The prediction has a mean pLDDT of 84. A computed fold for a 533-nucleotide part of an RNA from a metagenome, annotated as small-subunit ribosomal RNA, 5' domain. Rfam family: Bacterial small subunit ribosomal RNA. Its family is annotated with ribosome and structural constituent of ribosome in the Gene Ontology.
[in-house]
Context: one part of a larger RNA
């Protein structure tokens, strides 16, 4: 000089983009952060509507009520699916195939994409609901009853698995939308179309798993190992393999550093330097690791599972004292330590995820918005003219000299800031609806596909952004001045008081300490601290 997730002092007008718990992986109020599907299913209430049966009022049409059917709308906890293994957050541990490169074989892989077959027939619970018991609660028990894409046989076997072979094994589920003709009183069969189940192959992305090669410090750590090395043979694993075990053999590492200690999350990269190199690894992105501590599995295509389970500890809350609940290292926020690090904000309108045929619904990811001069960057505190070189203030040899064209005053301009008005701007492709073409079809139904036509959708936001008013008005300060350094002089004080990065200063004329005027520097910053090249 350069650089920071800074932090302290002293000052601080705007914007734009960035950034913000680096210390306690320390405790945690509160509210949110994973649901969603009635086109998988049984029940329940609430509306609107059709039928039917009863009752009132009236002669009557009708109105008005109960009840029981269907249809549709909505709201509930269930039972099924799928998701909840992604997103988000930290960096504890981890010197390790745990990262990065670069290769391998002995494996899986739900949803997606391409393909081949199939989707027959039956059964037997259960949750909810009722009733009944126990418990302060949490939450449990027993009866009786029901539904299904929940669950179970049997059938078939395109295929696939084991096996030399011959054979043996192994599936399935419906659901929605329409429709001439036939058959059925009617559902409906049947005919089609979509979505969905089932076996199989195969891509695609993903994920386990082994090797080379690299990337800390320490020899005041020199030997280190019995599952250790390797074999045969089981077992396990999706998957190879001492991964497990039985036996057998004595082997395997290491000074090119084993083993042991101590730091450390790895890497793209950052920062700095002419490079080589050192130093870091915040924000972004990519891989790992962790989810109150320790263990452990269990579902599941996929966790040994942050907002599951279960054990055992700490620690906190409720308790009727039997018992029971919890888990911010999501996003806000609180208390703590600390030199320090934001709002208990706004919406899913865009991106992106889950559910759904879709409308949609949820999303604290994400988009914003607020907060801090935390960093970078832009503007703005006005311009031009203006010497009687005013006052004042500093200095003085008492002439002056410097502040200083500065200011006053005279014309001017309006950025930013205020104000008045305009202002659905970009960010938007999409979804709906009715129409044309084209596919499928038995079909002009229904549905897919495409054309253009309408209709709607914005947190940010009355912001940006323009127009238009008014007035120089409302916005300049920090260090520094003995040499290194740009910048000089006066008081004061007297080795006191104090300065100080280093050499030094300061004992009566101090350009070095405090003031004061003036220079010098940088500027909404300036300076100190601190690290790192």
């Nucleotide at each position: 000089g350069a650089a920071c997730g800074a932090a302290c002092g002293c000052u601080g007008g705007c914007g734009g983009c960035g950034u913000g718990g680096a210390u306690a992986a320390g405790a945690c109020a509160u509210g949110c952060a994973a649901g969603u599907c009635g086109a998988a299913c049984g029940c329940u209430g609430a509306c609107u509507u059709a039928u039917c049966u009863g009752g009132u009022a009236g002669c009557a049409a009708u109105a008005c009520u109960a009840g029981g059917u269907g249809a549709g709308u909505u709201g509930g906890a269930g039972u099924g699916g799928c998701g909840a293994a992604a997103g988000g957050g930290u960096g504890c541990g981890u010197a390790a195939c745990a990262c990065g490169u670069g290769a391998g074989a002995a494996u899986c892989u739900g949803c997606c994409g391409g393909g081949a077959a199939g989707u027959g027939g039956g059964g037997a619970a259960u949750a909810g609901c009722u009733c009944g018991c126990c418990g302060a609660a949490a939450g449990g028990c027993g009866a009786a009853u029901u539904a299904a894409u929940a669950c179970c046989g049997c059938a078939u076997g395109u295929g696939g698995u084991c096996g030399c072979a011959a054979g043996a094994c192994c599936a399935a589920a419906g659901a929605g939308g329409g429709g001439g003709a036939c058959c059925g009183c009617a559902a409906g069969g049947c005919c089609u179309c979509u979505c969905g189940c089932u076996u199989c192959c195969u891509g695609a992305g993903g994920a386990g798993c082994u090797c080379g090669c690299g990337g800390c410090c320490u020899a005041u750590c020199a030997g280190c190992u019995a599952g250790u090395u390797g074999g045969c043979g089981g077992g396990g694993u999706a998957a190879a393999a001492g991964c497990c075990c039985a036996c057998c053999a004595a082997g395997g590492c290491g000074a090119u550093g084993a083993c042991g200690g101590g730091u450390a999350g790895c890497u793209g990269g950052u920062c700095u330097g002419a490079g080589a190199g050192g130093a870091c690894g915040a924000c972004c992105a990519g891989c790992c690791a962790c989810a109150c501590u320790g263990g452990a599995a269990c579902u599941g295509a996929g966790a040994c599972a942050c907002g599951g389970u279960c054990c055992a500890g700490a620690c906190a809350c409720c308790u009727a004292c039997g018992g029971g609940u919890g888990g911010c290292a999501g996003c806000a926020g609180u208390c703590g330590a600390g030199a320090a690090u934001u709002u208990u904000u706004c919406a899913c309108a865009a991106u992106g995820g889950g559910g759904g045929a879709a409308a949609c619904c949820c999303u604290g990811a994400u988009g914003g918005a607020g907060c801090g001069a935390c960093g970078c960057c832009g503007c703005g505190u006005g311009g031009a003219g203006g010497a009687a070189g005013a006052a004042g203030g500093u200095u003085u040899u008492c002439g002056g000299a410097u502040u200083g064209u500065a200011a006053a005053c005279u014309c001017c301009u309006g950025u930013c800031a205020c104000u008045u008005c305009a202002g659905a701007a970009c960010a938007a492709g999409g979804a709906c609806u009715a129409g044309g073409c084209c596919g499928c079809u038995a079909a002009u139904a229904a549905u897919g596909g495409u054309c253009g036509a309408g209709u709607u959708u914005g947190a940010u936001g009355g912001u940006a952004u323009g127009a238009g008013g008014a007035g120089a008005g409302g916005a300049a300060g920090g260090g520094a001045c003995g040499g290194c350094u740009a910048a000089c002089u006066c008081u004061g004080u007297g080795c006191c008081a104090g300065c100080a990065g280093c050499c030094g200063c300061g004992g009566u004329a101090a350009u070095a300490c405090a003031g004061a005027g003036g220079u010098c520097c940088c500027g909404a910053g300036c300076g100190u601290u601190g690290u790192u090249c």